[in-house]
RNA sequence: AGAGUUUGAUCCUGGCUCAGAACGAACGCUGGCGGCGUGGAUUAGGCAUGCAAGUCGAACGAUCCGCUUCGGCGGAUAGUGGCGCAAGGGUGAGUAACACGUGGGUAAUUUGCCCUUCAGCCGGGGAUAACCUGAAGAAAUUCGGGCUAAUACCGGAUAACACUUCCGAGUCGCAUGACACGGAGGUCAAAGGACCGUUUCGGCGGUUCCGCUGGAGGAGAGGCUCACGUCCUAUUAGCUUGUUGGUGAGGUAACGGCUCACCAAGGCUCAUGAUGGGUAGCCGGACUGAGAGGUCGAUCGGCCACACUGGGACUGAGACACUGCCCAGACUCCUACGGGAGGCUGCAGUCGAGAAGCUUCCGCAAUGGGCGAAAGCCUGACGGAGCGACGCCGCGUGGAGGAUGACGGCCUUCGGGUUGUAAACUCCUGUCACAUGGGAAGAAAGCUCGUUGAGUUUUACUCGUAGAGUGUGACGGUACCAUGAGAGGAAGCCCUGGCUAACUCCGUGCCAGCAGCCGCGGUAAUACGGAGAGGGCGAGCGUUGUUCGGAUUUACUGGGCGUAAAGGGCGUGUAGGUGUCCUUUUAAGUCGAGUGUGAAAGCCCUCCGCUUAACGGAGGAAUUGCACUCGAUACUGGCAGGAUAGAGUUCGGGAGAGGAGAGCGGAAUUUUCGGUGUAGCGGUGAAAUGCGUAGAUAUCGAGAAGAACACCUGCGGCGAAGGCGGCUCUCUAGCCUGAAACUGACACUGAGACGCGAAAGCUGGGGGAGCGAACAGGAUUAGAUACCCUGGUAGUCCCAGCUGUAAACGAUGUGCACUUGGUGUUCGCCCGCAAGGGGGAGUGCCGAAGCUAACGCGUUAAGUGCACCGCCUGGGGAGUACGGUCGCAAGGCUGAAACUCAAAGGAAUUGACGGGGGCCCGCACAAGCGGUGGAGCAUGUGGCUUAAUUCGAUGCAACGCGAAGAACCUUACCGGGGUUUGACAUGACGGUCGCAUCCGGAGAAAACCGGAGUCAGUUCGGCUGGACCGCCACAGGUGUUGCAUGGCUGUCGUCAGCUCGUGCCGUGAGGUGUUGGGUUAAGUCCCGCAACGAGCGCAACCCCUGUCCUUAGUUGCCAGUUCUCCCGAUUUUUUCGGGAGAAGGAACUCUAGGGAGACUGCCCCAGCUAAUGGGGAGGAAGGUGGGGACGGCGUCAAGUCAUUAUGGCCCUUAUGCCCCGGGCUGCACACGUGCUACAAUGGUCGGUACAAUGGGUUGCGAAACCGCGAGGUGAAGCUAAUCCCAAAAAGCCGGCCCCAGUUCGGAUUGAGGUCUGCAACUCGACCUCAUGAAGUCGGAAUCGCUAGUAAUGGCGCAUCAGCUACGGCGCCGUGAAUACGUUCCCGGGCCUUGUACACACCGCCCGUCACAUCACGAAAGUCGGUUGUACCCGAAGUCGCUGCUCCAACCCGCAAGGGGGGAAGGCGUCGAAGGUAUGGCUGAUGAUUGGGAUGAAGUCGUAACAAGGUA
Repeated sequence: AGAGUUUGAUCCUGGCUCAGAACGAACGCUGGCGGCGUGGAUUAGGCAUGCAAGUCGAACGAUCCGCUUCGGCGGAUAGUGGCGCAAGGGUGAGUAACACGUGGGUAAUUUGCCCUUCAGCCGGGGAUAACCUGAAGAAAUUCGGGCUAAUACCGGAUAACACUUCCGAGUCGCAUGACACGGAGGUCAAAGGACCGUUUCGGCGGUUCCGCUGGAGGAGAGGCUCACGUCCUAUUAGCUUGUUGGUGAGGUAACGGCUCACCAAGGCUCAUGAUGGGUAGCCGGACUGAGAGGUCGAUCGGCCACACUGGGACUGAGACACUGCCCAGACUCCUACGGGAGGCUGCAGUCGAGAAGCUUCCGCAAUGGGCGAAAGCCUGACGGAGCGACGCCGCGUGGAGGAUGACGGCCUUCGGGUUGUAAACUCCUGUCACAUGGGAAGAAAGCUCGUUGAGUUUUACUCGUAGAGUGUGACGGUACCAUGAGAGGAAGCCCUGGCUAACUCCGUGCCAGCAGCCGCGGUAAUACGGAGAGGGCGAGCGUUGUUCGGAUUUACUGGGCGUAAAGGGCGUGUAGGUGUCCUUUUAAGUCGAGUGUGAAAGCCCUCCGCUUAACGGAGGAAUUGCACUCGAUACUGGCAGGAUAGAGUUCGGGAGAGGAGAGCGGAAUUUUCGGUGUAGCGGUGAAAUGCGUAGAUAUCGAGAAGAACACCUGCGGCGAAGGCGGCUCUCUAGCCUGAAACUGACACUGAGACGCGAAAGCUGGGGGAGCGAACAGGAUUAGAUACCCUGGUAGUCCCAGCUGUAAACGAUGUGCACUUGGUGUUCGCCCGCAAGGGGGAGUGCCGAAGCUAACGCGUUAAGUGCACCGCCUGGGGAGUACGGUCGCAAGGCUGAAACUCAAAGGAAUUGACGGGGGCCCGCACAAGCGGUGGAGCAUGUGGCUUAAUUCGAUGCAACGCGAAGAACCUUACCGGGGUUUGACAUGACGGUCGCAUCCGGAGAAAACCGGAGUCAGUUCGGCUGGACCGCCACAGGUGUUGCAUGGCUGUCGUCAGCUCGUGCCGUGAGGUGUUGGGUUAAGUCCCGCAACGAGCGCAACCCCUGUCCUUAGUUGCCAGUUCUCCCGAUUUUUUCGGGAGAAGGAACUCUAGGGAGACUGCCCCAGCUAAUGGGGAGGAAGGUGGGGACGGCGUCAAGUCAUUAUGGCCCUUAUGCCCCGGGCUGCACACGUGCUACAAUGGUCGGUACAAUGGGUUGCGAAACCGCGAGGUGAAGCUAAUCCCAAAAAGCCGGCCCCAGUUCGGAUUGAGGUCUGCAACUCGACCUCAUGAAGUCGGAAUCGCUAGUAAUGGCGCAUCAGCUACGGCGCCGUGAAUACGUUCCCGGGCCUUGUACACACCGCCCGUCACAUCACGAAAGUCGGUUGUACCCGAAGUCGCUGCUCCAACCCGCAAGGGGGGAAGGCGUCGAAGGUAUGGCUGAUGAUUGGGAUGAAGUCGUAACAAGGUA
């Protein structure tokens, strides 16, 4: 310090998530030791038991006990009395408050114990507990009578510098006033004890100690008060009647409405947030963070509050009192039922609830507290120990050596690798634990003795002090030290897809499961589970929860608002914020210096102490704050004065759909009347509804009505926005410009507030021509509650009022200032004769710098600054619910949450797509020719059937496809029979010597059984080879996965495309090049160009074919020449013609080698002088001559595991292998591809002509003969330019048929045959005779073909024993028609545009309905909580009044009695709880209901994204 996650990729916005640190934690697994800390956060729920506050006999009486030298000494303590119990300890319920924090004030105050100081302590009195006694009660406890003491209580005296009244007068202060002085009055006090001395034992004395009283001062501790600070909520905006103030009184320690009476009507908030609601103890500090901040307030420390709940006072220096009192209430306990007792939020402990937090421990040894003169006593404060890995810190579980890199495990490419120096083994060490022994510090005090000093009359006493002695430890025989023994007793947890360090195997198969986010898992999972290995941390490791961080994701530091969330619809203007120049003054802000404070602890630094550290001690720094004093005066602010540059006023001129009212006008539409006129009009994509013979539409004339104002009209004008458009008049606002004068900061912005505010809508009244929601009808459609058409009501118009919203948009708040330019346009002004120039105010476009994520903005800013306002903080839920408010309503404004998602978004990029656009191709359409679809048959497929009908191929691009040959075989399928190292390969081990072959048996065969038969080589060794048997490795599999693969192939498509290097542009994806202008079959070529080049494709190079030349000449050829033979003509010879053969020839054809030829080369025209195109010449061929081979980057998880190869998985007496038989040929049916036809351009019969490619020795097979024929017999020739297949057929010539289901057509069936083959039943082909079906040119639809093509005719070959071939691959013969053209259909290419698509339109996606789950709202109500108001009742208690009853102290009195004073009781005010009634707020629940969210494959449609098919 960042990272992951939206996309095909990119940049940005933006949320979610992670890595860090922390915790009073909990949970899971695991767990050796020690130190220091820490430990009921929930039920402020209930509590058994024990302890937590007593002490003083030197205040008092009394009682008891021990000792006694009987003098006394010592001890204990129920009671009176004193002090303490208001501290310490606990908790955080309440409290949003002067509660807390910081700093002040108290001239408005208190203070026991302590310190200093002044003065005093005289003299009396009466009671009362205890005790004794009586009584009541179960108890708690209480009552009566009697005795007694005090440092208990009560008078009296004395008394001030105390308090107080009056008088005089001083100083000071912020008002009241404070302080000090003098004088004169008045008032108020007390207690003794110890010790010592003395004594007549009654007492007395003492300058000693303790105590007491009254003052003054101090310290420390409070009370009250002020300023500032202190959470959320405005869906809480008004609150308040003791309320605010005054006067008087009461009350308090004290100010004060604190309380009361009277008077006044104020006070708070004034949004800087009163009041209400919610939540909460506050702080020092803790955690986190770079900091600023954010969160928290455990332990420790300060303050506050509370003590079962509520109320109340008493005592006291102090309380409204945790372990005191009274009352009420709830709860628990005791009870004799009459009545009583209690309060762990003290320490332990218990129950409950809870994820969850300890011992009913030891000790007062230390520190501290209470009491005491002291010893001492008390102290669950405290000091310690125990329990808990709860946290922090430290230590250990061993160290060194040790390679055959052991065994085992895991992986493996089978070679090895890894675990791994790890272990074993050798040599050591001894921390911790264990055992034994030694053994602290923490201890100071106190007491005794005693030195010396002080006080004192004193040797006594008290205080201080040097020294000596004595003596106290819970922890604890602990820490620590030493010794002993032995590696012995001591390692786990999480993780290993990315983030994030760490990888393999097996299992599983969208199952089981994982998951913090993204996401893994559907048969090869580094993501699940296990294993091995590895990574991290380590007595811990993970998980969960919470806080801060990362998050600049609330932005003070430090963000934004054109399109991502976000500018208010617009203006006027209040408060507020901000504000021009100069001068004086002030010193509030600001700045400087000083003083006080900012407790300690903590954080930080230094040093020191525990072996180290944690921890602790000392010192420093820091504490950024607050207050006060002094100073400075630039800036801001305040007071005052001045100025004119901001702003405004006056005057002249000007433009304008600015606003309001009144009036006027023409065109059009509709309608009424009249005329002319006749059959249609209207409307649409096409129609229909509708109107019209009762006369429409059309046309002419006249009239009526309402609404809107064509042209002008313009990114022209005006207005704040909404908005404003015929013309005239009246009223009226703003703006611009010009020149001076005047005012003198009057300004800018603007929360609330007020006003304006399109359309639609609402209320009332008018109006209503056209248009036109709703509605009706007609169409369209699967439907059409729409789009289209015919009608049509509200409304649209006017008046008055309401509504208050819009994509109210420039999606851009207002104002001011600054910052290069160019070019239009509107309106003024100035210069100029004009052209033109200058300057101002608007309104547009393009663009510099700059800004921006980009797009873009750019003096009209989205640039650079200032001032002020509004608004935003992930998407959905939702602008919804509830509440409030406005509205007649509709609805507006304000405006959440639960829940849910890992995104939602902006801009730009590349593709793909579009019922977007442009350009261009193709038998794509069109123009033609012939087919398919109908029939029969063949063949393939689906389906059905079956024991099996083996498998694969499935839109184009499966379907006469794999299959160039299924009767057996093939064969993979089915049935049955067999077989198990196997039909086949290699190797090891053991055994045997045969194997092959033949014969026989039974069998369907395979296999089996029996018999015959019996190896080769040799170095003679069971040595080599071979074979067989047994056994082990293994073989084998057409079993599975083509979605694990190689290879091969199809397809887009022979379409013209696909890329790279460098450079340049862009933040980037990416672009450029490859786009553009032409041209081409072509990214073909030319030109241009931030591109320049290059590669794969195109073309060419290759083959066949078309012309010519040349070479060669057998088996091919035969023009010419010669010879022989045959036939014919001629009169024989002869000659001529024909045929055959030979010689010979090399011309021709042909064969097969080599070459030539074609390149837009030449001419004309067009074009840019180009590329190229059009025409022409020559030529066998002309613009790629024709055909073939050749298939870029890629797409379709296209096809093939059944050609083969191959990973994984599966079978192994079977899913392998052998055999027989069957099946693959099965048939209601559907489709594809073909053949043959339907006939006369034909059929049939006879005659007759012309090919090429090919094949042939297990072969082709001639001639001849036989058979109607298939074929048979036969055998010549041929290993082939020689022989054979071999007849080409259509054609041509002639005859018949005469339009008919025929002399067309040949299916089907019967009979008889031939051939192949082991075998033609299932299931072959062919022949002959007989039979003679459908079919008369084929619906919707659909296919091929552009020339030697289509169409048509035959021939050959592969496979093959034969053949279901009508298929496939080739060959030659005959041989057309048509193309205007590119609008449309299909496919494709390039450019451009839109996009919410990117598994890419077979995309995406919306809403209702149905089902399930979840949270929420409403709801007749119901049940709680809390709070207000009114009234009733009214405890305790204070206060007031009363007090006829009662009362020791003082007074009068001899006494009785009286007085003074007081008490009980009574009454009253206030008053808690309770009750009644009625509201507010809030929570839970509720039949039913509403929408919302979510959920692999539900229903209906198709709304949006492309012009999304109606933008």
This is a predicted structure of a 1511-nucleotide RNA (small-subunit ribosomal RNA) from a metagenome. Its mean pLDDT, the model's own confidence on a scale to 100, is 84. Its Rfam family is "Bacterial small subunit ribosomal RNA".